[in-house]
Molecule: Bacterial RNase P class A
Organism: bacterium
RNA sequence: GAAGCUGGCCAGACAGUCGCCGCCCGCGCAAGCGGGGGGAGGAAAGUCCGGGCUCCGCAGAGCAGGAUGACGGCUAACGGCCGUACGCCGUGAGGCGAGGAACAGGGCCACAGAGACGAGCGUAUUAAGUUACGGUGAAACGCGGUAACCUCCAUCCGGAGCAAGACCAAAUAGGGGAACAAUGGCGUGGCUCGCGCUGUUCCCGGGUAGGUUGCUUGAGCGCAUGAGCAAUCAUGCGCCUAGAGGAAUGACUGUCCACGACAGAACCCGGCUUAUCGGCCAGCUUCUCUC
Numbered sequence: 001g002a003a004g005c006u007g008g009c010c011a012g013a014c015a016g017u018c019g020c021c022g023c024c025c026g027c028g029c030a031a032g033c034g035g036g037g038g039g040a041g042g043a044a045a046g047u048c049c050g051g052g053c054u055c056c057g058c059a060g061a062g063c064a065g066g067a068u069g070a071c072g073g074c075u076a077a078c079g080g081c082c083g084u085a086c087g088c089c090g091u092g093a094g095g096c097g098a099g100g101a102a103c104a105g106g107g108c109c110a111c112a113g114a115g116a117c118g119a120g121c122g123u124a125u126u127a128a129g130u131u132a133c134g135g136u137g138a139a140a141c142g143c144g145g146u147a148a149c150c151u152c153c154a155u156c157c158g159g160a161g162c163a164a165g166a167c168c169a170a171a172u173a174g175g176g177g178a179a180c181a182a183u184g185g186c187g188u189g190g191c192u193c194g195c196g197c198u199g200u201u202c203c204c205g206g207g208u209a210g211g212u213u214g215c216u217u218g219a220g221c222g223c224a225u226g227a228g229c230a231a232u233c234a235u236g237c238g239c240c241u242a243g244a245g246g247a248a249u250g251a252c253u254g255u256c257c258a259c260g261a262c263a264g265a266a267c268c269c270g271g272c273u274u275a276u277c278g279g280c281c282a283g284c285u286u287c288u289c290u291c
Base pairs, nucleotide, nucleotide: 001287002286003285004284005283006282007281008280009279010278012256013255014254015253016252017251018250020039021038023036024035025034026033027032041262045273046272048271049270050269051268052267053161054160055159056158060193061192062191063190065157066156067155068154069153070084071083072082073081074080086097087096088095089094100152101151105150106149107146108145109144121134122133123132124131165213166212167211168210175204176203177202178201179200180199184198185197186196187195220239221238222237223236224235225234226233227232
């Protein structure tokens, strides 16, 4: 000097003018006015896993079904993360892994070969494919391969979801018809048993559907110290950082440069996966040149 690997941070900035949403304070009967602070992401995306939370179910047992699969640890939990071993890729830093069982059983195995799980070509031999040799092929009288094929083994798994749910208000036609009847019907995936309740299901027709809440202080974030290889945990100090409700952060001007990509919360969180213009920091690896 060039090319890489791993981890972390930023995600246009500043100023001015007008505009939007929510919270707090003051004035106001109200509409509203004034002041103060705040207002989309590293993936908010996919809805793929795991939960928090809400509701149903005396919440139980079994079958079916589904998921995971070396060992140890972390976590609320996981199919996630960390470490160690093994295997593969790479010169290397590193990256990836689908990982129990093939004598429980079944399925499948290109080409070559007579034939790839009760098969049998050629030569010799025998009462007899009885015995021996040869050819093809990775493998042929089978203890070959394959289970991200079925299966077996071990472990784990209620269901539905904020359109969950709670409260207030409103409205009508307590309408009409059909089926089952305690040996029945219903009870948040299917079936059986158990348990609980006592009516349940379907079709036609009519009325209402507005508001409040759930809704943001959370397994939260930052710093320091200690333990640990690490993931992470403990202690101390500090911080509060969107809650819209058909959906709020936009427009214009000027300057700067990294010339702005992928892209917008909708109950919340931990992961994984996918998309992506660039910039910065730290550690590590390889190559070339010079001393």